[in-house]
């Protein structure tokens, strides 16, 4: 060069032919049990869904353009 895959919370990942509020485990914080941790249980917090543009009443989701990983060809 050339193809194909991925990109969502502090990590690891769901998100249904585009639809009304983005979601779970695990971490972190607080609470209940314990004499005390620990496990367990309940509860908060934690999102410019990589970036910008375009289509659309409507976008994490389609489209293009970059940007970064990641494999294959040459």
């Nucleotide at each position: 060069g050339g193809g194909c895959c991925c990109a969502u919370a502090g990590c690891u990942c769901a998100g249904u032919u585009g639809g009304u509020u983005a979601g779970a485990g695990c971490a972190u914080c607080c609470g209940a049990c314990u004499c005390a941790u620990a496990a367990u249980c309940g509860g908060a917090c934690g999102g410019u869904c990589c970036c910008a543009g375009g289509a659309u009443c409507g976008a994490g989701u389609c489209c293009u353009g970059g940007u970064g990983g990641g494999c294959c060809c040459a």